[in-house]
Molecule: transfer RNA
Organism: Ictidomys tridecemlineatus
Order: sequence, then C1' cells, then structure tokens
RNA sequence: UGGGGUGUAGCUCAGUGGUAGAGUGCUUACCUAGUAUGCAAGAGGCCUUGGGUUUGAUUCCCAGCAUCCAAA
Repeated sequence: UGGGGUGUAGCUCAGUGGUAGAGUGCUUACCUAGUAUGCAAGAGGCCUUGGGUUUGAUUCCCAGCAUCCAAA
C1' cells in the first nucleotide's frame, strides 16, 4: 500500500428483515454448623460509528473507526 476476517451483557459466544439469547461471572433467597457445591429468582446490552434501501435494519448496501490475518 491494496485485499480478506471480526466487532452483540463484565468475559466467551449464538442469533435472525418484525424492538436479542446461552454459558460463565454479579446480586438476592433457599440449602449447610459454616464455606463450597446444588436449586430458584433477578439485574445487566437502543447489537462499533455515520449514511442509504425498506412499512420495519443487529441482520442487506456504502463509507469510517478499532482489531486480527496472510501478501507486497
């Protein structure tokens, strides 16, 4: 320098054109002599930014940003 991948909850990751889930972590309660384990409930994300298409965009298109990959 041009090309490609990734960006969603604190962390690791699903997801699909009709306002989003799991595991783990966190909080509360139960259990226990107590801790851990176990069980139940809850909180926590306008899905990287801007624009476009669409009745409707996390999803499709364009550009930017961050990061990774191999090449020159």